[in-house]
RNA sequence: AGAUUAUCGAGAAAGGUGGAGGGACAGGCCCUGUGAAACCUUGGCAACCCAGUCUGAAGAAGAGGGUGCCAAAUCCUGGUCGGCCGCUUGGCUGAUGAAGAUAAGAC
Numbered sequence: 001a002g003a004u005u006a007u008c009g010a011g012a013a014a015g016g017u018g019g020a021g022g023g024a025c026a027g028g029c030c031c032u033g034u035g036a037a038a039c040c041u042u043g044g045c046a047a048c049c050c051a052g053u054c055u056g057a058a059g060a061a062g063a064g065g066g067u068g069c070c071a072a073a074u075c076c077u078g079g080u081c082g083g084c085c086g087c088u089u090g091g092c093u094g095a096u097g098a099a100g101a102u103a104a105g106a107c
Base pairs, nucleotide, nucleotide: 002107004104005103006102007101008100013042014041015040016039017038021031022030023029025078026077027076028075043070044069045068048066049065050064053060054059074099079096080095081094082093083092084091085090
């Protein structure tokens, strides 16, 4: 880096350094000098994996270790097939998919 499987409308921020960007991509819409990214410290959320505990089992509780995460639904939409309205390019909505993120164990 690629492939597979699972999940993605819940949840969780303070301080320091820094000094203009950030929200994957595109379009939108947002966040940001009342301080962006990045790094550090501390705190927290969650419970995928490991260890231990409970259970006859399915599983459960917890949070010690390994990841992850802490604006907005993965911020919304994106392709296909429908429904309704407008009928002009559009709006609302259902299903499914693509893309992305995270985890796990392999190759």
The RNA shown here (SAM riboswitch aptamer (S box leader)) has 107 nucleotides and comes from a Flavobacteriales bacterium. Its Rfam family is "SAM riboswitch aptamer (S box leader)". Rfam describes the family as follows. The SAM riboswitch is found upstream of a number of genes which code for proteins involved in methionine or cysteine biosynthesis in Gram-positive bacteria. The model forms 91% of the base pairs in the Rfam consensus. It was read from a public genome assembly, where an Rfam model found it.